Overview:
The RNA shown here (FMN riboswitch aptamer (RFN element)) has 117 nucleotides and comes from a sheep gut metagenome. The prediction has a mean pLDDT of 83. The RNAcentral record of the sequence draws on MGnify.

[in-house]
RNA sequence: UUUCAGGGCGUGGUGAAAGUCCACACCGGUGGUGAACGCUGACAGGCGCAAGUCCACGAGCCGUAAGGCCGAACUGGUGAGAUUCCAGUACCGACGGUAUAGUCCGGAUGAAAGAAA
Numbered sequence: 001u002u003u004c005a006g007g008g009c010g011u012g013g014u015g016a017a018a019g020u021c022c023a024c025a026c027c028g029g030u031g032g033u034g035a036a037c038g039c040u041g042a043c044a045g046g047c048g049c050a051a052g053u054c055c056a057c058g059a060g061c062c063g064u065a066a067g068g069c070c071g072a073a074c075u076g077g078u079g080a081g082a083u084u085c086c087a088g089u090a091c092c093g094a095c096g097g098u099a100u101a102g103u104c105c106g107g108a109u110g111a112a113a114g115a116a117a
Stems, first nucleotide, its partner, number of pairs: 001117004010024004025103002027093002029057004037048004052091002060069003073089005095106003
C1' cells in the first nucleotide's frame, strides 16, 4: 500500500396488531492461553486447528475534550496438569424504530480489533 474482516426466528400459542410477548428453535467478531483432534517425527519435539461465559481487544454507549461505562458458568468425569477436553444443566447479547427485538428494519456501500498478500 492493497484485499479481506459477524452469524441467527422455523413451528405452535395469545392478540386488532408480535420474526418484538409465551413454549420450544437458532447464532457466537479479533488476539492470547490451552491436554481435544489432525499431520509429521525413531524419540524429544515441530506444525495446523481448538473458549460466546478465562485474560485482553474491537464494536457499542456517555462526554466538546481529557476521559469514563461496557454481558454471561456452574456441577460431575478423566488426568500430573483443564473455568479451554468429555457429559449434563444453565446463562449472556449496544443504540434508534416498531406490540416489549441477540435473530427484522436503520445509522452502515460506515467504522474496526485484526488477518492475508